The RNA shown here (transfer RNA) has 75 nucleotides and comes from a Synergistota bacterium. The coordinates come from a structure-prediction model, not an experiment, and the mean pLDDT is 84. Rfam family: tRNA. Rfam classes the family as a transfer RNA. Rfam's curators write: Transfer RNA (tRNA) molecules are approximately 80 nucleotides in length. NCBI's taxonomy places the organism under Bacteria, Thermotogati, Synergistota.
RNA sequence: GGGGCUGUAGCGCAGUGGGAGCGCGCUUCCUUCGCACGGAAGAGGCCACGGGUUCAAAUCCCGUCAGCUCCACCA
Numbered sequence: 001g002g003g004g005c006u007g008u009a010g011c012g013c014a015g016u017g018g019g020a021g022c023g024c025g026c027u028u029c030c031u032u033c034g035c036a037c038g039g040a041a042g043a044g045g046c047c048a049c050g051g052g053u054u055c056a057a058a059u060c061c062c063g064u065c066a067g068c069u070c071c072a073c074c075a
Stems, first nucleotide, its partner, number of pairs: 001071007010024004018055001026042005048064005
């Protein structure tokens, strides 16, 4: 320098055009003498960033950034 994959909640991930979700974690309540376990409810993300297409974009297109990986160069 070139190719591929990935970027969504605190963490791990799903979601391939029209409801942003799951598990763990966190908060409150119930339960207990108290804790844990269990049960119920809730908070938390403008989907890495910028632009484009579209009536409508996490999703399609272009660019940028970051990580992983392969190749090339570097003798």